[in-house]
RNA sequence: UACUGUUAUUGCCAAACCCGUUGUGAAGCGGAGUACGGAAAGCCACGGGUCUCUUGGGAGACAGCCAGGUUGCCCAA
Repeated sequence: UACUGUUAUUGCCAAACCCGUUGUGAAGCGGAGUACGGAAAGCCACGGGUCUCUUGGGAGACAGCCAGGUUGCCCAA
């Protein structure tokens, strides 16, 4: 330096539940307590998938479903 992420270390994120708020909704945001979990659970809806709304055409949500792209912390064994 590269790879890997089994164990170690430092810090990080925070599912579900509850409250408030926005939205028809999936769901988003904020808060309290907590910690299911995470090595990208940072970011990106261009592939598949799931979900919502809509008579329909269609319009949306999820990056903590999978794959992919891109940036990136630690570095002891």
This is a predicted structure of a 77-nucleotide RNA (c-di-GMP-I riboswitch aptamer) from Sulfurovum sp. It was read from a public genome assembly, where an Rfam model found it. The source organism's lineage runs through Bacteria, Campylobacterota, Epsilonproteobacteria, Sulfurovaceae and Sulfurovum.